[in-house]
RNA sequence: GCCUUAUCAAGAGUGGUUGAGGGAACGGGCCCGAUGAUACCCGGCAACCGGUCGUGACUGACAGUGGUGCCAAAUCCCGCAGCAGCGCAGACUGCUGGAAGAUGAGGC
Numbered sequence: 001g002c003c004u005u006a007u008c009a010a011g012a013g014u015g016g017u018u019g020a021g022g023g024a025a026c027g028g029g030c031c032c033g034a035u036g037a038u039a040c041c042c043g044g045c046a047a048c049c050g051g052u053c054g055u056g057a058c059u060g061a062c063a064g065u066g067g068u069g070c071c072a073a074a075u076c077c078c079g080c081a082g083c084a085g086c087g088c089a090g091a092c093u094g095c096u097g098g099a100a101g102a103u104g105a106g107g108c
Base pairs, nucleotide, nucleotide: 001108002107003106004105005104006103007102008101013042015041016040017039021032022031023030026079027078028077029076043071044070045069048067049066051062052061053060075100080097081096082095083094084093085092
C1' cells in the first nucleotide's frame, strides 16, 4: 500500500510547556481558536486485541498490570442514489443506503 471484517449520535482535565492556527483530502457550508489553535508531557475515557472466569459451541461476565485507539460539534454537515413532506419542476427538511474516511483485528 491492497483485501476482508467489526465499530463509528455514549464517554474522557478549570493541569504543565509551546504560541497561530485547527476541524483527513478536494469543492461548498458551518464552526473552534490570545478566555490559547497546534505539538509534546501529565491526566483521563473506552474496552478492539490480549488477560481471567464460565460455555459443547456461539456467546457472556470481570478487571484495566500488557498492545493499540480515543478525549468540541454524528466521522461537524453536504457532495452519489432512493423514499417521504408535495400534483409537476426546483429549493429546503427528514429518513435509508452508498461513496470517502477513521480505528481495531486478520490476511497478502
SAM riboswitch aptamer (S box leader), 108 nucleotides, folded computationally. The sequence was found by an Rfam model in a public genome assembly. Its Rfam family is "SAM riboswitch aptamer (S box leader)". Its family is annotated with regulation of gene expression in the Gene Ontology. Its mean pLDDT, the model's own confidence on a scale to 100, is 82.